[in-house]
RNA sequence: AAAGGGCAAAGUCACCGAAAGGUGGCGGCGCAAAGCUAAAGGGCCUAAGGCUGGAGUACCCGGCUAAGGCAGCCAGUUGCCGAA
Numbered sequence: 001a002a003a004g005g006g007c008a009a010a011g012u013c014a015c016c017g018a019a020a021g022g023u024g025g026c027g028g029c030g031c032a033a034a035g036c037u038a039a040a041g042g043g044c045c046u047a048a049g050g051c052u053g054g055a056g057u058a059c060c061c062g063g064c065u066a067a068g069g070c071a072g073c074c075a076g077u078u079g080c081c082g083a084a
Stems, first nucleotide, its partner, number of pairs: 006031002011026006029072001035077003041074002043070003049065006
């Protein structure tokens, strides 16, 4: 390279969730790992609840916080075919 295939972005419909995001259908941007691994490698996202500041009856406006989430951010780990 070829062969057999695989996954499935955005969008959209339905549902779950406070959100991030997830599940399923349609869809196909792309991917040699776009397989798996999420406190117990790094990084990123959300903040219900909790703590906290202002205002302040309450309501309201912020800040911090993940074992809540992202593997198609890096990383770890496993792996199809086969020229070489």
About this RNA:
c-di-GMP-I riboswitch aptamer from a marine sediment metagenome, 84 nucleotides, folded computationally. RNAcentral holds the sequence, with entries from MGnify. The prediction has a mean pLDDT of 87. Rfam family: c-di-GMP-I riboswitch aptamer. Gene Ontology term of the family: cyclic-di-GMP binding.